Transfer RNA from Candidatus Yanofskybacteria bacterium RIFCSPLOWO2_02_FULL_41_13, 74 nucleotides, folded computationally. Its Rfam family is "tRNA". By type it is a transfer RNA. Rfam links the family to the GO term triplet codon-amino acid adaptor activity. Lineage of the source: Bacteria > Bacteria candidate phyla > Candidatus Yanofskyibacteriota. The coordinates come from a structure-prediction model, not an experiment, and the mean pLDDT is 80.
RNA sequence: GCGCGCGUAGCUCAAUUGGCUAGAGCACUUUCUUGACGUGAAAGGGGUUCCCUGUUCGAGUCAGGGCGCGCGCA
Numbered sequence: 001g002c003g004c005g006c007g008u009a010g011c012u013c014a015a016u017u018g019g020c021u022a023g024a025g026c027a028c029u030u031u032c033u034u035g036a037c038g039u040g041a042a043a044g045g046g047g048u049u050c051c052c053u054g055u056u057c058g059a060g061u062c063a064g065g066g067c068g069c070g071c072g073c074a
Base pairs, nucleotide, nucleotide: 001073002072003071004070005069006068007067010026011025012024013023019057028044029043030042031041032040050066051065052064053063054062
């Protein structure tokens, strides 16, 4: 340099053929429980879905460009 794949919460990942409010587990916060910590129970907070543009009534999803990571070829 070329090709392919991936990028969603602090972490690991879902999200049907584009469709109703983007969710789960762990983590975090508060309360209860305990002599205390942990475990357990209840409740809660946290997202510009990597960036820009476009298509569409509607985009995490489709298209173009860019950035980053991984793999392969040279």